[in-house]
RNA sequence: AAGGUAUGACAGAUAAUCGCUAAAACACUCACGUUUUAGAGGAAAGUCCGGGCUACAAUGAGACAAAGUUCCAUCUAACGGAUGGCUAGGGUAACCUAAGGGAAAGUGCAACAGAAAGAAAACUACCAGAAAUGGAAAAGGUGAAACGGUAAGGUAAGAGCUUACCAGCACUUUUGGUAACAAGAGUGGCUUUGUAAACCCAACUUGUAGCAAAAAGGGAUUGGUUUUAGUCUCAUAAUUUUAACCCUUUGCUCGAGCCUCGCUGUGAAGCGAAGCCUAGAUAAAUGAUUAUCCACGACAGAACCCGGCUUAAGGCAUGCCUUGAUU
Repeated sequence: AAGGUAUGACAGAUAAUCGCUAAAACACUCACGUUUUAGAGGAAAGUCCGGGCUACAAUGAGACAAAGUUCCAUCUAACGGAUGGCUAGGGUAACCUAAGGGAAAGUGCAACAGAAAGAAAACUACCAGAAAUGGAAAAGGUGAAACGGUAAGGUAAGAGCUUACCAGCACUUUUGGUAACAAGAGUGGCUUUGUAAACCCAACUUGUAGCAAAAAGGGAUUGGUUUUAGUCUCAUAAUUUUAACCCUUUGCUCGAGCCUCGCUGUGAAGCGAAGCCUAGAUAAAUGAUUAUCCACGACAGAACCCGGCUUAAGGCAUGCCUUGAUU
């Protein structure tokens, strides 16, 4: 210097004038003015997850169905999330990804080729036999894959039939690690394809609906209901209550909150101290103009709230890896 990879913060700033919304205080009582403070995001997007909250509802236990998760340990209110590891794969590497339990419980699938593709096999060649037929899976061929590999002995010809060295599997066990797991040792039968992001099996978890949830008040609308007159029915008037509809208010913002510092921890995070209050609109508020500065500004607008994930996209800073050049 170039390329790559991981992480962090920012998201134009300042001043003036006018305008919009909310809260508080003052003033006013024809009810509108003054002052102060505050006023869209890191993703507000997607609605993919998890909750808080509300109603069912005073609501317990079990089962079925359905759905989700799936290596180990930890964090969290919880999660399908995060952190740190293990294993496998990709990459020269820094790093990245994982839909990481089970294939002898069962079913399915693996084209074509090949004799035969899973409890599957004998085409050519080999041995015995006159032949029919019998033996065998060692040689050859097909295929991604054909009942472990190499070598020797043995045999009618052959085969783990036997032996030696390996690989795999099962059992026993040593060391390290909390564990997943890693590195070994011994014995043994000789050895049983792959696929579950195919159906399935196993273990664990899971009420439903959602702020347009729900609650209160009012109404000159509509339907039902109660009461008023000696009794019954109908109509009318008043009255009571309820449902729908309409309007107003609550829900509506103090929170699993935020900033800083210290301690513990590899870390996510936890604990402690001190400080801060930071939108609540409802056809939908934060805009316009001027001046200056600069890194010259991308993606993009809350609607009950919070924790994650995913997606969009601009410049800045830092760590690490590889290559080249110079000293």
Description
A computed fold for a 327-nucleotide RNA from a Campylobacteraceae bacterium, annotated as Bacterial RNase P class A. The sequence is in RNAcentral, with records from ENA. The gene name in the source record is rnpB. It matches the Rfam family "Bacterial RNase P class A". Its family is annotated with tRNA processing, ribonuclease P activity and dimeric ribonuclease P complex in the Gene Ontology. The family's RNA type in Rfam is ribozyme. Lineage of the source: Bacteria > Pseudomonadati > Epsilonproteobacteria > Campylobacterales > Campylobacteraceae. The prediction has a mean pLDDT of 77.